[in-house]
Parts: sequence; structure tokens; C1' cells
RNA sequence: AAAGUAGGAGGAGCAGUCGCGCUUUAAACAUGUUUUAAAGUGAGGAAAGUCCGAGCUCCGAAGAAUCGAGGCGCCCGGUAACACCGGGGCGGAGCGAUCCGACGGAAAGUGCCACAGAAACUAUACCGCUCCGGCUUGCCGGAGUAAGGGUGAAAUCGCGGUGUAAGAGACCACGACCGCGGCUGGAGACAAUCGCGGUGGGUAAACCCCGCCUGGAGCAAGGCCAAAUAGGGGAAGAGGGGUUGAUUCGCCCCGUUACUAUUCCCGGGUAGGCCGCAGGAGCGUCCGGGCAACCGGCCGCCCAGAUAAAUGACUGUAAUACCGUUUUGGCGGGAACACAGAACUCGGCUUAUCUCCUGCUUUUUCA
RNA sequence: CGGGGCGUAGCGCAGCCUGGUAGCGCACUUGCUUGGGGUGCAAGUGGUCGGCCGUUCAAAUCGGCUCGCCCCGACCA
Repeated sequence: AAAGUAGGAGGAGCAGUCGCGCUUUAAACAUGUUUUAAAGUGAGGAAAGUCCGAGCUCCGAAGAAUCGAGGCGCCCGGUAACACCGGGGCGGAGCGAUCCGACGGAAAGUGCCACAGAAACUAUACCGCUCCGGCUUGCCGGAGUAAGGGUGAAAUCGCGGUGUAAGAGACCACGACCGCGGCUGGAGACAAUCGCGGUGGGUAAACCCCGCCUGGAGCAAGGCCAAAUAGGGGAAGAGGGGUUGAUUCGCCCCGUUACUAUUCCCGGGUAGGCCGCAGGAGCGUCCGGGCAACCGGCCGCCCAGAUAAAUGACUGUAAUACCGUUUUGGCGGGAACACAGAACUCGGCUUAUCUCCUGCUUUUUCA
Repeated sequence: CGGGGCGUAGCGCAGCCUGGUAGCGCACUUGCUUGGGGUGCAAGUGGUCGGCCGUUCAAAUCGGCUCGCCCCGACCA
């Protein structure tokens, strides 16, 4: 220098003017969803997607049983919790820094594996090889054989030997993998090692099995006040409803002979206010513990709350990116901003996006 | 703001659950039929299944992310 890789920071200062929303205080009269003045305050790292995990609220104590449905899936730790985060194990990719992994079970069972191929798993012989028989002497028939060829994404554990007519885990040595048992290290996943038994192809983001977890709906939840109307019409109706995947049990409510309880449809009215709703798993400096995620402590701080929805524009100025020039000191110019915008609130993930900085790796060149 | 569904040929749809060949109707093209046209008959063209990544030997189909479109939800009595 080039290529690559990992991580971090910020998303624009300060002062002023005008405008808009909100809060507090004061004043005015037209007592209101008002006006005026002053002070304070006013978007994000993703406010987004709504993909997970919670808070909060209601549904009946968050009831019982069975079946179903869904989610998660190496270990330890962190956390309110998680599918998140940290560290580690194992497997894989890369020369490397480093990165990736939905990472329990295919030896419990079932299904599937198109085409090709003899055969895709109760087994199986197309070519070839070997032996036997036959004869028209290079073919036919029978038997054996998975070492070789061919097919395929995938072919009966690999390799060497023994063995044999030819062969084959048939047998032997070494190795691979699986199960069981022991032993050593480790907190554990796991690693190392010994013995015995075994050789069963893939697929669980196919059914399934094993272990663990899960009630539902969502701030248009829900509570209070106010206003208005036809508390109207039609259908079903003796049992109905309540928890919300189904059923049963238990419990609760309404009704029980009536155009009633209840359900559905049509029609009617209003389209206003307050709470929920901003002090919280909150933010910042410092100290301590921990490899880290994170935790603890002291001190300080209060940090949007709109409802068709405010958060904007301009001026001055310091510095920077950048541009021009250059004697490499400098000088002059210079606001230029991507993705995007709160709507009950947090913790994550994912996606979109601008700029800057740092560590590390490989290669090349120069000294 | 919250909840749900859909995306496959020019248009309307099936196939997806249970993975291997993308199909149906209309439209379009060609031929026959007709004096000509329509109708009818026969044959044919046309789709990288919204996009990207993954699982798998193999993806329209299974999983994740993303883009676009559509629908529903106020309260009172």
C1' cells in the first nucleotide's frame, strides 16, 4: 500500500430572533376545548417490522382431569423474563485474523427417497468374475460372488492381509462409528483411556419419541363523567350463558311456559371530556466485584406527552468533513446530511441508513 | 394503534397441509368449417410461483427475513 476481518463512537456545538405543542405561574373578560404575558421543556438509533420476552388491564378463584395445539432443545452463568446476552464444549468454513451452526433422538416405530439403476433396505445379481452342465466352440442354462464396472445426491464401515474355484466381517491386525460398563481430568457440556458386544444409508425446518414450557384477549385493554335516540323491528328460542382448541366434572349467573332468559340480523343515537399516561426492571459520573454478560454502592438528575396529531425556519459564530491554492507553515471558501419520524410502557432481536475511529490477519513493495 | 388474510400465465383461480410432472376457465396464435364473419372442432404459445437467505439429493410447497395489497375492530341504548 492493497485485500480482508472484528469492534467502538456519533447521528451535530454555542448564542439569538420568529413560529408551533405541552407544563407551571400571573393577568384579562367574551368564564371558554378562550386570549395574552413570562419561565421551563419538546423525537430516534432505529421512534420501523410487530418477530420474541415481560409489565399493566379485563375476561369467574386463574379450578380439576383427559385429549389436542403451539413453542423451546450442547453446558454453565447473566436476567423480572426470553427464542436475548456472556463465557465454554462439539461440529463445520477459511492460508489466517475470524466467522457459521433450529447443536436431543434415524440403534423405539411409521412414512418418503422422483429420474436413473439389478437393487434405495423383510432384501437384491445388469455387466463382470468363478465353478458345474450342455452343445452347433462361443454361446446357452444352473449355482456362487457385492472385490471391480456401471447408475445415482446417496450402494451394505475403511484399509491391508489370511482365506477361497472366485469372493465376501467369513476370519485376523490396525482404524472409524454406536451401545453398555469402568477409570482419570473438568462445576458441567465434554475430553483422554480400558474392557465387552455390535456394523443399523439419508431425511425429524416429515409424522413421531424424549425432556422442559405455555389459559385468552389486548390501552379501540379497562374505569369514571357527560350528551343523544325508537331500551324500536325481524328470526331462533327451553333450557341458555359464563374461560376463549375440544370434552367431561365441579362451581357461578339468568330463565323456567312466557312472544320470557339468551343468541343472531336489521334499524336508531353520540362521535365530547377526565383517568389509565410519563419517577421508571429510569438516566449519568465515580468506586468496588466478576474473564465477560452483569451485579452492588455513593452522589447527582427528572428527560416529549400530541389526539388528526406540536417538535420548524432564519441569523451570527468556533471547530470539523470537504473544495481551491500552496513555498507543506498556511491562506481563502465552506451548514453540506442518509435512514427515518413518538402515540400505554419497558428488555431484546431483525430490517433500513450516513460519517468517523481503533485493533488484528494475509500478501506485495521499500528501508 | 391493534388483529387477520392474500401474492402462481394478460385476467380470475386450483395445486401448498402430505416436497420430485406447475394445471383449469376466459383471453391470444394457427389450421379446418363458411361466400365472409361469429359459433363449433383440432392443435399450440405463454409463468425463474412477489424478492432474498436457509433445510433437503431436490422447494410454488417446509423455516426465517423482507416488500406490496386487501379486510376487520369506536362507544351508547
Two RNAs folded together computationally: RNase P RNA and transfer RNA, 444 nucleotides in total. Rfam match: Bacterial RNase P class A. The family's RNA type in Rfam is ribozyme. The coordinates come from a structure-prediction model, not an experiment, and the mean pLDDT is 79.